[in-house]
């Protein structure tokens, strides 16, 4: 230099789960938003517990819990999967 590979980061596709609730107002209606009331969800993130891993100390660690926050027609978000890009690391071949 080249393969491979993992992470971070960009695009694309697929992606669930819960009141189109009720009330005040606004307003032609309706929706969206604002207030304020209960009820719900669990796959942003967050935060706890563990099997399990590592351990000199410090500790990492869920799709499991909790609902701060998010969300409960659609649009928008979505953990997570799959394809593809460019850059940077890193084992490993060459």
């Nucleotide at each position: 230099g080249c393969g491979c590979u993992c992470c971070c980061c960009c695009g694309c596709g697929g992606g669930a789960g819960a009141c189109a609730u009720c009330g005040c107002a606004c307003a032609a209606c309706a929706c969206c938003a604002g207030c304020g009331a209960g009820g719900c969800c669990g796959a942003a993130g967050g935060c706890g517990c563990a099997a399990c891993c590592a351990c000199c100390c410090c500790g990492g660690a869920a799709a499991c819990g909790c609902u701060c926050a998010g969300g409960c027609a659609a649009c928008a978000g979505g953990a997570c999967c799959g394809c593809g890009g460019a850059g940077g690391g890193g084992c490993c071949g060459u």
Molecule: Glycine riboswitch aptamer
Organism: Parvularcula lutaonensis